The RNA shown here (Lysine riboswitch aptamer) has 173 nucleotides and comes from Brevibacillus massiliensis.
It matches the Rfam family "Lysine riboswitch aptamer". About the family: Riboswitches are metabolite binding domains within certain messenger RNAs that serve as precision sensors for their corresponding targets.
Its mean pLDDT, the model's own confidence on a scale to 100, is 79.
RNA sequence: AAUAGAGGUGCGCAGCGGAUCAGUACUCCUUUCCGUUUGGAAAGAUGGGGGUUCCGGAAGGGAAAAAAGGCCAAUGCGCCGAAGCUUUUGUUUGCCCCAUUCAAACUGAGGCUGGGAUGUCCGUGAAUAAUGGACGUCCUGUCAUGAAAGAGGAUCUUUCGUGGAGCGCUAUU
Numbered sequence: 001a002a003u004a005g006a007g008g009u010g011c012g013c014a015g016c017g018g019a020u021c022a023g024u025a026c027u028c029c030u031u032u033c034c035g036u037u038u039g040g041a042a043a044g045a046u047g048g049g050g051g052u053u054c055c056g057g058a059a060g061g062g063a064a065a066a067a068a069g070g071c072c073a074a075u076g077c078g079c080c081g082a083a084g085c086u087u088u089u090g091u092u093u094g095c096c097c098c099a100u101u102c103a104a105a106c107u108g109a110g111g112c113u114g115g116g117a118u119g120u121c122c123g124u125g126a127a128u129a130a131u132g133g134a135c136g137u138c139c140u141g142u143c144a145u146g147a148a149a150g151a152g153g154a155u156c157u158u159u160c161g162u163g164g165a166g167c168g169c170u171a172u173u
Base pairs, nucleotide, nucleotide: 001173002172003171004170005169008080010079011078012077013076014075017072018071027063028062029061030060031059032058033057034056039055040054041053042052044101045100046099047098048097049096050095083113084112085111086110087109088108090106091105092104093103094102114140115139116138117137118136119135120134121133122132123131124130142164143163144162145161146160147159148158149157150156151155
């Protein structure tokens, strides 16, 4: 350097179907309140300009009544920096343009995290589900190392500790 592997409630993608979302949004009827013609309202946010659409907006009651994201899921596929997060460049989208900013997606360049579970806080979310981050605790794999025991030529195995990180570890060439 190449090839092949290991960690395990292992990672990611899709997923018939299902629960939740929710008796919520939207629509219609009715009652009340507010505003109304060079005026008002709508479409991530603020300010300015413009165009389109509609004349409205809010609350109570009634009728009918969803969906997406997120979750579980038989099963299948790709894998072991699997993957995730974070900073930044660029592009696209969110009615158009300008300024500031927010969110999502796709890229380029860096950085962090071995993996799992769980507690607290913060964020996303309808949510007590789930998930991301920080800190802590526990478990686990790997290498190095200390002690003890066993087998024994080096060395290997087990137990109890300590420490490190995947740009690592093991095997073969």